Predicted 3D model of a 677-nucleotide part of an RNA (large-subunit ribosomal RNA, domain II) from an Aggregatilineales bacterium. Taxonomically the source falls in Aggregatilineales (Bacteria, Bacillati, Chloroflexota, Anaerolineae).

Context: one part of a larger RNA
RNA sequence: GCCUGCGAGUGAAUGCAUGUGGCGAGCUUAAGCGGGUGACACGCGAAGGCGAAGCGAAAGCGAGUCUGAAGAGGGCGCGGAGUGGCAUGUAUUCGACACGAAACCGGGUGAGCUAACCAUGGUCAGGGUGAAAAUGCGGUAACACGCAUGGGAGGCCCGAACUCACGAAUGUUACAAAAUUCGGGGAUGAACUGUGGUUAGGGGUGAUAUGCCAAACGAACUCGGAGAUAGCUUGUUCUCCCCGAAAUAACUUUAGGGCUAGCGUUUGGUGAUGAGUGACGGAGGUAGAGCACUGAAUGGGCUAGGGGGCGUCAAGCUUACUGAACCCAAUCAAACUCCGAAUGCCGUCAUCUUAAGCCAAGCAGUCGGGCUGUGGAUGAUGAGAUUCAUGGUCGAGAGGGGAAGAACCCAGAUCCUCAAUUAAGGUCUCGAAGUGUGUGCUAAGUGGGAAAUGAUGUGACUGUGUAGAGACAGCCAGGAGGUUGGCUUAGAAGCAGCCACCCUUUAAAGAGUGCGUAACAGCUCACUGGUCAAACGCAGUUGCGCAGACAAUGUAACGGGGCUCAAGCACACCACCGAAAUUGGGAACUCCGCGAGGAGUGGUAGGGGAGCGUUGUGGGAGCGGAGAAGGCGUUCUGGCAAGGGGCGUUGGAGCGACCACAAGUGAGAAUGCAGGC
Numbered sequence: 001g002c003c004u005g006c007g008a009g010u011g012a013a014u015g016c017a018u019g020u021g022g023c024g025a026g027c028u029u030a031a032g033c034g035g036g037u038g039a040c041a042c043g044c045g046a047a048g049g050c051g052a053a054g055c056g057a058a059a060g061c062g063a064g065u066c067u068g069a070a071g072a073g074g075g076c077g078c079g080g081a082g083u084g085g086c087a088u089g090u091a092u093u094c095g096a097c098a099c100g101a102a103a104c105c106g107g108g109u110g111a112g113c114u115a116a117c118c119a120u121g122g123u124c125a126g127g128g129u130g131a132a133a134a135u136g137c138g139g140u141a142a143c144a145c146g147c148a149u150g151g152g153a154g155g156c157c158c159g160a161a162c163u164c165a166c167g168a169a170u171g172u173u174a175c176a177a178a179a180u181u182c183g184g185g186g187a188u189g190a191a192c193u194g195u196g197g198u199u200a201g202g203g204g205u206g207a208u209a210u211g212c213c214a215a216a217c218g219a220a221c222u223c224g225g226a227g228a229u230a231g232c233u234u235g236u237u238c239u240c241c242c243c244g245a246a247a248u249a250a251c252u253u254u255a256g257g258g259c260u261a262g263c264g265u266u267u268g269g270u271g272a273u274g275a276g277u278g279a280c281g282g283a284g285g286u287a288g289a290g291c292a293c294u295g296a297a298u299g300g301g302c303u304a305g306g307g308g309g310c311g312u313c314a315a316g317c318u319u320a321c322u323g324a325a326c327c328c329a330a331u332c333a334a335a336c337u338c339c340g341a342a343u344g345c346c347g348u349c350a351u352c353u354u355a356a357g358c359c360a361a362g363c364a365g366u367c368g369g370g371c372u373g374u375g376g377a378u379g380a381u382g383a384g385a386u387u388c389a390u391g392g393u394c395g396a397g398a399g400g401g402g403a404a405g406a407a408c409c410c411a412g413a414u415c416c417u418c419a420a421u422u423a424a425g426g427u428c429u430c431g432a433a434g435u436g437u438g439u440g441c442u443a444a445g446u447g448g449g450a451a452a453u454g455a456u457g458u459g460a461c462u463g464u465g466u467a468g469a470g471a472c473a474g475c476c477a478g479g480a481g482g483u484u485g486g487c488u489u490a491g492a493a494g495c496a497g498c499c500a501c502c503c504u505u506u507a508a509a510g511a512g513u514g515c516g517u518a519a520c521a522g523c524u525c526a527c528u529g530g531u532c533a534a535a536c537g538c539a540g541u542u543g544c545g546c547a548g549a550c551a552a553u554g555u556a557a558c559g560g561g562g563c564u565c566a567a568g569c570a571c572a573c574c575a576c577c578g579a580a581a582u583u584g585g586g587a588a589c590u591c592c593g594c595g596a597g598g599a600g601u602g603g604u605a606g607g608g609g610a611g612c613g614u615u616g617u618g619g620g621a622g623c624g625g626a627g628a629a630g631g632c633g634u635u636c637u638g639g640c641a642a643g644g645g646g647c648g649u650u651g652g653a654g655c656g657a658c659c660a661c662a663a664g665u666g667a668g669a670a671u672g673c674a675g676g677c
Base pairs, nucleotide, nucleotide: 001677002676003675004674005673006672011094012093013092014091015090016089017088018087019086020085022083023082026050027049028048032044033043034042054061055060064076065075066074067073097235098234100232104225105224106223107222108221109220115199116198117197118196119195120194121193122192123191124189126158127157128156129154134149135148136147137146138145162186163185164184166183167182168181169180170179201217203213204212205211210219238611239610240609241608242607243606248261249260251258252257262366263365264363265362266361267360268359269358270357274353276351277350278349279348280347281346282345288339289337290336294333295332296331298329299328300327301326305322306321307319308318309317310316369394370393371392372391373390374389375388376387377386378385399410400409401408414587415586416585417584419583420582421581425577426576427575428561429560430559434574436573437572438571439570440569441568447563453547454546457544458543459542460541461540462539463538464537465536466535474531475530476529477528478527480504481503482502485499486498487497510525514523515522588601589600590599591598592597612666614663615662616661617660618659619658622655623654630650631649632648633647634646635645636644637643
């Protein structure tokens, strides 16, 4: 891992509700007892319980009563249905659907591992070093001291046994639940070790590592309390039919839990009250807009005041400054409003409606929501962000499209059909359907990713100019004189800078557009003539394109191929394809209806209904060695399904239609349990 078997809403007591049948103004027994072989059925047993009258704190009164001064008003009552079985649903208390802690407490068992200690034993090859004492000699006043001999000290040195475990490699389903190999430390000591003993879990022991106390010790193990508790996780077993949610509010030592409401379902009641639409009538201060208020804020005008200047610093005069108020023009506001919608909300009437609405009762689930459009807030007008509101959708929704895809677009799947029409989206090919029609645009493979910004890309349009009295571009030629204008400057001559910017000759020529020189010079432009010959500038709006454009396996930013008067883009039109939508044919079920008929049937949590099967019990046709159950194979039923039947074969002794009843009643999942492989 697979197969087979086992494996989870049960029982008791007590309420509530529903169904059903018994008796009924009553209903009912409990303990116990009787008969009986017994299970069990029957009988007895009225103590007690519920109901038949309520009201009041009570005395008490009573279809009334309490309050009250009250024949008032008001509160609670009164016009007869209950009660005890059985079944189902649900609640409470119990282990209460099943499995699952870490822990807590009690009684015991452990020091044959290990820690420390006690008692008694054992072990330490060999080699080296050479302390003190002692002796002798020297030495001293005597000591001291020195030398030699001698001696054999030491948590001394090297190194086996022994012991430890520092490094590395191997090993890592190992040789081994800690080893092996090669190295390493200690090796007469706080050494190592045998045997016997002591200390026990709120504890012991500990040269403290929270170490060790029998291979898991921040509190051993074992049995018991015990089915501890688990607002947590996982699992929870047959079928079909009807309906079908929520992820919100309030409160919560509450936030992943609960409780009530909201939303679901079932039953009973009510009977147009609901939703939508139309008309009419209302309240309101949002969007927008505005500046009349409150504030903000720009430019201009005018002015009080302030500042500066002048002034016998007096009066006063004046001013490139500033400047409230006021005026003009143009603006801004969630906490501004002279104004002011659309929607939404409330009401009345009408219309429409098998479709709700409302009331009561039984049972729930839900309280983690997600994305998307729109209006806001927070944030960075960031987020697949957070948080509100309001729609949609997923959740709980299949089908078609979007290459692929919870949420986007289309559309809500009862079943069958080799019929039809469409939606979104498509029609060159992969691929069903147009190489469709008309008019344009794009040249960038733009299409088929991106901004500020930049640009004689190109189409359309508008405005304004020049032009056969010859424009624009090119080419040929001129581009002068006063004058080197004045100032400044070393110089300043068109061309560093400042001022002015005239006049003359002219077809035309600036007191000079740029380059240039130290300054001149030189080149050039404006401007003019000629040549040429017919269009040429400037400004703006707009369509489609261009650049800006850089990433990691491999084209890889159209799904691919491929596409250019398109197979791209824009507009218009005609066909066609295309879904579980819609329609046609057939069938089933649910609800409504007397019927004809009509409407409906996606679905998680969840509510309701109807069934299938297993085991046993009672009743009851029956079957069985001429072969029961069980196994295997095949076939039928068409039964919607759970399932049921026939036949063959195996098997070898029991089975059982039908009607009821009772449950240890249905397996694929629980890192489920046991066995087999």